[in-house]
RNA sequence: ACUUUGGAGACGCCCGCGAAUGCGGGGGCCGAAGGGGCAAGCGCGAAGGCGUGAAUCUCUCAGGCAAAAGGACAGAGU
Numbered sequence: 001a002c003u004u005u006g007g008a009g010a011c012g013c014c015c016g017c018g019a020a021u022g023c024g025g026g027g028g029c030c031g032a033a034g035g036g037g038c039a040a041g042c043g044c045g046a047a048g049g050c051g052u053g054a055a056u057c058u059c060u061c062a063g064g065c066a067a068a069a070g071g072a073c074a075g076a077g078u
Base pairs, nucleotide, nucleotide: 001078002077003076004075005074006073011027013026014025015024016023017022028065029064030063034061035059036058037057041052042051043050044049
């Protein structure tokens, strides 16, 4: 990398339209696609500080809050 198996979280809210589990708007909420932030360390600087720098931490831009799909990550196989 490919194949395969498992794989979490979060609205019985409001308004409009509608035959509808749908669509649009508002509010609330979730973190495990993607994206942003940084500790030690290292580099630079006289210093304040600047650069670099990880995550399942953090932000919630994107995404998501029936099922399906997606899905970090983990097991097995090649």
The RNA shown here (Glycine riboswitch aptamer) has 78 nucleotides and comes from a pig gut metagenome.
It matches the Rfam family "Glycine riboswitch aptamer". Gene Ontology term of the family: glycine biosynthetic process.
The model forms 90% of the base pairs in the Rfam consensus.